[in-house]
RNA sequence: GUCUCAUGGGGAGUGGCCGAGGGAACGGGCCCGAAGACGCCACGGCAACCGGCUCGGACAGUGUCCGGGUGGCUGGUGCCAAGUCCCGCCCCGAGCAACGGGGGACCAUGAGGC
Numbered sequence: 001g002u003c004u005c006a007u008g009g010g011g012a013g014u015g016g017c018c019g020a021g022g023g024a025a026c027g028g029g030c031c032c033g034a035a036g037a038c039g040c041c042a043c044g045g046c047a048a049c050c051g052g053c054u055c056g057g058a059c060a061g062u063g064u065c066c067g068g069g070u071g072g073c074u075g076g077u078g079c080c081a082a083g084u085c086c087c088g089c090c091c092c093g094a095g096c097a098a099c100g101g102g103g104g105a106c107c108a109u110g111a112g113g114c
Stems, first nucleotide, its partner, number of pairs: 001114008013043005021032003026088004044080003049076006055067005089103005
C1' cells in the first nucleotide's frame, strides 16, 4: 500500500511549546480558533480490538465459551469538541422539497492475509 472481517448514537483533559489556520479529501452546511485552535511534548484519563497472566462459572475434557458497564492486572495499538460534526448515492414513510427511518459509499480504528 492493498484485500478480508469487526466496530464506529457511549467514553475520556490539564500543563508547556508553537503561532494560523483547523474539523481526512471534493462540493454544500455548520462549527472550533489570537480569551491561541490545529500540531508537538509531558503527565493524566477513556476504551476494550489484539497478546500475556490471573479469578469465578459452564461445558467438556485440557481446551472452548461466559462474566449486567475489558471480571481483574499488565503489555501492544487507538482515542480524549460536536454521531465518523451533518448532508451528498439508493430504498421506505401515499408526496422530485422538508423531516424521520433503513441501507450503501467514503473515512477512521483494530485484527488477520498478501
Molecule: SAM riboswitch aptamer (S box leader)
Organism: Acidobacteriota bacterium